[in-house]
Context: one part of a larger RNA
RNA sequence: GGCGUACGGUGAAUGCCUUGGCAAUAGGAGCCGAAGAAGGACGUGACUAACAGCGAAAUGCUGCGGGGAGAGGUAAGUACUCAAAGAGCCGCAGGUGUCCGAAUGGGGAAACCCACCAUAAGGAAGUUAUGGUACCGAUGAGUGAAUAAAAUAGCUCAUUAGGAGGGAACCCGGAGAACUGAAACAUCUUAGUAUCCGGAGGAAAAGAAAGUAAAAACGAUUCUCUGAGUAGCGGCGAGCGAAAAGGGAGGAGCCCAGCACGGUAAGAGUUACAAAACGUUAUUAUAGUAGAACUAGAUGGGAAGCUAGAUCAAAGAGGGUGAGAAUCCCGUAUACGAAAUAGUAACGACUCAAGUGCGAAGAGUACAGCGGGACACGAGGAAUCCUGUUGGAAGAUGUGAGGACCAUCUCAUAAGGCUAAAUACUACCUAUUGACCGAUAGUGAACCAGUACCGUGAGGGAAAGGUGAAAAGAACCCUUGGCAGGGAGUGAAAGAGAACCUGAAACCGUAUGCUUACAAAUAGUCAGAGCACGUUAAAGUGUGAUGGCGUGCCUUUUGUAGAAUGAACCGGCGAGUUAUGAUGUUGUGCAAGGUUAAGUUUAUAGGAACGGAGCCGAAGCGAAAGCGAGUCUUAAAAGGGCGAAUAAGUACAAUGUUGUAGACCCGAAACCGUGUGAGCUAGCCAUGAGCAGGUUGAAGGCUGGGUAAGACCAGUUGGAGGACCGAACCAGGGUACGUUAAAAAGUGCUUGGAUGACUUGUGGUUAGGGGUGAAAUUCCAAUCGAACACGGAGAUAGCUGGUUCUCCCCGAAAUAGAUUUAGGUCUAGCGUCAGAGAAAAAUAUAUGGAGGUAGAGCACUGAAUGUGUGAUGGUCCCACCUCGGGAUACUGAGCACAAUCAAACUCCGAAUGCCAUAUAGGAAGACUGGCAGUGAGACAGUGGGUGAUAAGGUCCAUUGUCGAGAGGGAAACAGCCCAGACCGUCAGCUAAGGUCCCAAAAUAUAUGCUAAGUGGGAAAGGAUGUGGAGAUGCAUAAACAACUAGGAGGUUGGCUUAGAAGCAGCCAUCCUUUAAAGAGUGCGUAAUAGCUCACUAGUCGAGUGUCUCUGCGCCGAAAAUGUACCGGGGCUAAGCAUAUUACCGAAGCUACGGAUCCUAAGGGAUGGUAGGGGAGCGUUCUUAAUGGGGAGAAGGUAGACCGAGAGGACUAUUGGACUGUUAAGAAGAGAGAAUGCCGGUGUGAGUAGCGAAAAGACAGGUGAGAAUCCUGUCCGUCAAAAACCUAAGGUUUCCAGGGGAAGGCUCGUCCGCCCUGGGUUAGUCAGGACCUAAGGUGAGGCCGAAAGGCGUAGCCGAUGGACAACAGGUAGAAAUUCCUGUACCACCGUAUUUACUGAAGGAGUGACGGAGAAAGAUAGCCCGAGCCAGUGAGAGGAUUCUGGUUUAAGCACAAAGGUGUGUAUGUAGGCAAAUCCGCAUACUAUAACAUUGAAGUGUGAUGACGAAAGUCGGGGGAGUCUAAGCUUCCAAGAAAAGCUUCUAGGGAUAAAAAAUAUGGUGCCUGUACCGUAAACGGACACACGUAGGUGGAGAGAGAAUCUUAAGACGCGC
Repeated sequence: GGCGUACGGUGAAUGCCUUGGCAAUAGGAGCCGAAGAAGGACGUGACUAACAGCGAAAUGCUGCGGGGAGAGGUAAGUACUCAAAGAGCCGCAGGUGUCCGAAUGGGGAAACCCACCAUAAGGAAGUUAUGGUACCGAUGAGUGAAUAAAAUAGCUCAUUAGGAGGGAACCCGGAGAACUGAAACAUCUUAGUAUCCGGAGGAAAAGAAAGUAAAAACGAUUCUCUGAGUAGCGGCGAGCGAAAAGGGAGGAGCCCAGCACGGUAAGAGUUACAAAACGUUAUUAUAGUAGAACUAGAUGGGAAGCUAGAUCAAAGAGGGUGAGAAUCCCGUAUACGAAAUAGUAACGACUCAAGUGCGAAGAGUACAGCGGGACACGAGGAAUCCUGUUGGAAGAUGUGAGGACCAUCUCAUAAGGCUAAAUACUACCUAUUGACCGAUAGUGAACCAGUACCGUGAGGGAAAGGUGAAAAGAACCCUUGGCAGGGAGUGAAAGAGAACCUGAAACCGUAUGCUUACAAAUAGUCAGAGCACGUUAAAGUGUGAUGGCGUGCCUUUUGUAGAAUGAACCGGCGAGUUAUGAUGUUGUGCAAGGUUAAGUUUAUAGGAACGGAGCCGAAGCGAAAGCGAGUCUUAAAAGGGCGAAUAAGUACAAUGUUGUAGACCCGAAACCGUGUGAGCUAGCCAUGAGCAGGUUGAAGGCUGGGUAAGACCAGUUGGAGGACCGAACCAGGGUACGUUAAAAAGUGCUUGGAUGACUUGUGGUUAGGGGUGAAAUUCCAAUCGAACACGGAGAUAGCUGGUUCUCCCCGAAAUAGAUUUAGGUCUAGCGUCAGAGAAAAAUAUAUGGAGGUAGAGCACUGAAUGUGUGAUGGUCCCACCUCGGGAUACUGAGCACAAUCAAACUCCGAAUGCCAUAUAGGAAGACUGGCAGUGAGACAGUGGGUGAUAAGGUCCAUUGUCGAGAGGGAAACAGCCCAGACCGUCAGCUAAGGUCCCAAAAUAUAUGCUAAGUGGGAAAGGAUGUGGAGAUGCAUAAACAACUAGGAGGUUGGCUUAGAAGCAGCCAUCCUUUAAAGAGUGCGUAAUAGCUCACUAGUCGAGUGUCUCUGCGCCGAAAAUGUACCGGGGCUAAGCAUAUUACCGAAGCUACGGAUCCUAAGGGAUGGUAGGGGAGCGUUCUUAAUGGGGAGAAGGUAGACCGAGAGGACUAUUGGACUGUUAAGAAGAGAGAAUGCCGGUGUGAGUAGCGAAAAGACAGGUGAGAAUCCUGUCCGUCAAAAACCUAAGGUUUCCAGGGGAAGGCUCGUCCGCCCUGGGUUAGUCAGGACCUAAGGUGAGGCCGAAAGGCGUAGCCGAUGGACAACAGGUAGAAAUUCCUGUACCACCGUAUUUACUGAAGGAGUGACGGAGAAAGAUAGCCCGAGCCAGUGAGAGGAUUCUGGUUUAAGCACAAAGGUGUGUAUGUAGGCAAAUCCGCAUACUAUAACAUUGAAGUGUGAUGACGAAAGUCGGGGGAGUCUAAGCUUCCAAGAAAAGCUUCUAGGGAUAAAAAAUAUGGUGCCUGUACCGUAAACGGACACACGUAGGUGGAGAGAGAAUCUUAAGACGCGC
């Protein structure tokens, strides 16, 4: 380490439970709201965070009833109260009821801000209280245009219980999809559905015939059953689909379009039609009251269970009580009860006005044309209904309808209106019920859930129940910083201890019996020694040395161990259901008949009775009229078709299959509707802001030259530019890193633009069939070839995946035809089950047939070779006028001979197969019906096509196997060989294949072959390998081989050549001597030479060559991890061939035993995927019967028991309250797989990582504990920032005292964490009480199916305009806010003085661009000196060194500068007026005057600050101020308030106004803290992003860069 056992941890399954749900039944109720709703915000308690209650009269107030002892909610506790003078509690009726919300005085970012009027507070400013002030409509009054009068519109006022908004479904109407189905799609369907909108009611709608019909009938509407899936409609496809009649529920009729008569009797009604108040009685609802009857004993913690004996019952429903309670408690049956409010009924009272006569009886209508829509009815022959448009009647002697139309007949009386019930629905209240759920179920929600959380938003949306009978919730002791634990105690139990009932599994441990350190492993199974144990007593259990065999499961496939799919593991959940039709089967009832539906009655819900409308069947035939056991066809009595003869149905239940519905479950991408988004990003609009520094030097100007004048030239000035370089800023070209990141797009280095088509803030605008786009299909909230959210919706999916217990019987297909068909489907084929009936199957033999394949052949059709003959044609010669002639190694038809070839040739022609008949054979076949699956096949043999006579290729035919088939063999190996597994056996015989060892059986026998490890991989080709057979040469007249010798002469043949002599080449290749010898077979030389060969002789002495066929071998023969081409060892047989004998060898065969089924009783059968059929097991609930249980149920754990199996007992233990069996019934009824869902737990792994490489070290302190907290000293980092201020945003994070569980990537004594307490002070700062921009809203108004859209006046709306305070001090946390000192603004009173005032109207001003340049000044800085203070080398000193040397607003004086002419007169313009402005004219002017203006000086300040000093000189100098100035340029650069002025008007009084002095008044909101960040946006204490202001020194052009001050940090291992 493995297996087993025991004991634990973790975890939350299982069992039991239920406060919560779900579905219904019966009754009630069916609206609330300007008298302020629904829904909220904020408050309210002694202590109070939440829920619930309530509203400043706030956990409650008043009255009237009920009730009778405690009460101050959940919810304990402390304190303090209330209550028999009746509390709390319950009911009825009142009072109060902040703010928002239709929201209504105006505004607005809901719960806030700002007003006006009246009254009140001694009441002026300011502040406060109470009440009122919206719009539209209606009514009334007043006023009153265009237009003389009148009238109207309009305006104003008054009155108003009118409207507005909300609400679950049901109802009526306006608008109106798409996916989908049609196997595509367009008419059609989905569907007038979804959705949006308007409106109403408790119901709505419809409704008293211009009807239905065809009986001379019925008699409003609505709903239901039936008619009927009928008649019809319909690319006559998919589908859609009536009506009348009949049975029921319910029942109800009226009025106006008019005049006369009539008159209070009759009638009707007070929620219909016409109007409208009240009383009495009864009853019901909203609180309540009374309400019978039991004890004992034992067990037990506890009795209701057991035992024993009783009682009540108009009450034995139900719940509770320490376990099963009629008699203990609450209740139940029954009986009774209301001051008040509400409902119902009756009566009284009251109200209305009937009735009659005559008449009348609905016009741009009916209808028609055109275009649509609705009717079941799609334009159809299309009636009927509605109407957009154009026409357009009649008048009861009329008109409409009866499915075109006409006639007859019949019915009704349009163009006006009202009408209950029967019908639909349930947000809500009360009571009750369930073969509904029981915490992954049932609502999303049993629990403080539409919560937490996510999203900008619309919207999305969880998890989470259980101590015990009772808290009796563990006093006290010990360990510990604490948490926690151990004792003690409570309790029946603490192994019920709050992380609490039971407490499974995964997973993690501790102990131990057996086993394990030479061993190669789908992990099991079979055999098995040893060791240990001791049982449901059984040939026992645990372990397992060693050996044999053995590649998981599922799915999908021809085929998977597959390296094809799925699953980390465990637990729970998770898929053929329901309704209604059709059609089979089985069962039951009745039967030529069977059966009710709606409904009614009744009852103790599930029942019964009634109900015959209707349906099916008993008769068919025909297109139909029609006839009928026949009928139709026909002239027919013929023939023929369909029927009868041959008769069983029907209703219900269960079950198989199927249609319509989501239809076995999960799964799209998409389509459509209605909304939400421009806080990201794109464009645009409005208003603001930003761009260090350096460079270049356009136009123009000036000066000079030049010209007739110009032009032109030079210098200078000037400062243009989608100009240049380069920071901030913007971008993102390159590269490295990063890639489970620091970051869901970044970092480092580098790079591009950087006065412009630039960048950026704030506010707004454009919306998905759309917007936006310097254009990339780019962007529109981390989403874009059409956003997101919800809905139609369970869209559809011929596609993929998944689909849950057992056994038994049979058992396929991968083919044909068709198919927008090919991976789908239909029909046939093949399977199964049932039925009926009958003797037809396979196979063998015999006989008889048809046929044109294999083969063969060449007679046909073609192909093809040779020879002979040789037509025709060509060429040459002669001749060329005609007729011709000759030659030919040209071509070559036809014919003849010889020899061939063919899938689409046949004069021929089998075997096999096929058909028929006969015999044998025999449960095989065929038929009818229910239910299928299959319609992807694979390999092997044979015959072929195709391909390359390639493929594990492809396509056919045929057979086999696999598929769906295990076993033996082939090493292993679906398809090959053998052989078809019901189960058992330590029996036997064989098949294929084997017998040396692995490894069962022959080291068998006989005869050969092979020498190559051939066997145990391969071709062309090659080779004196070797065995066998044959043929043919040579050979004792000595062969072959070897050795010895010769191999000569003419001649160096001729030619050629520099040379060529046998041997470069060409020609010729003779003769001679010989035993033999080539004008030469090779080597060789420059050429010769030389060595050889052929040939010959000798020696030797027997065979020696060549060719052909054949057995077995050899070479040819190189690959990748390692021998690796016998399975290994190894083999010379243990190889090969032939022959023989024996043995081994399988799940085959046999033998014995057993199971189930069939049988003809002898025996036989039982492999199995898709699939068909049959029989069972188990789970939950119900009914009935009958049991068990605190002396211990269910559930959990363990065990060696039983059953063929699914499964079932028993025993022990845990557990602590329920639960079986039998017979039936009903189903949310069985899981291992769906990249399933939810939860838990592993492995990876103590691994990666711990988030900028700015850096820490030491000492001391605190503490249980210190790298991390505090303090100190050194060290390091930033410094146009990593410092300071501030907007947005956040929302208490700020400060103090405590704490350390969790958060903090380590630690922690610390913290932006937790607890408790505290903290934000304004006339002047920012915003409101002021103004307007873009834009929004919008009285009236215009437009639009509705919703709504646009828009005038007005209002809202800052990012802009306007507008009054500075210095110092101060706390732990606030300061332009508090305090001190010194100021200023507005309004009011008083006093004095002056003096008309003055628009909501006019005018001016306010008032505006870019760039550039120069001047003056200051802030801040630096230097030097003086003064003050400190420091000062080892010691002393110093002229060294270091630091400091400060002061505001306001007021007064004054000023560098900037700007402007002024006066007078006239005046038709400025909507009226004007003295104002404008215009015109005249005079005047460059400095006076007016206005504006940084500085400076004085004062402020005898103050403040500082320990003290608290002066002077110089340098350089701003992005600040003068300054919205000046210059220049072209692109020509907000509005309104405010301020000034003018009149209209008001006024004749000091009312109002101005100045000065003095006194008073001065509201609301923000104000803490972070704010380049650990507090904002990025899920984080995140290397990212975030507008504006200040921004020192040295070097430097500079805000670059380097160093540094103040200040802040060292980045939480």
A computed fold for a 1613-nucleotide part of an RNA from Candidatus Bathyoplasma sp. NZ, annotated as large-subunit ribosomal RNA, half A. Model confidence (mean pLDDT): 85 of 100. The sequence was found in a public genome assembly. Rfam family: Bacterial large subunit ribosomal RNA.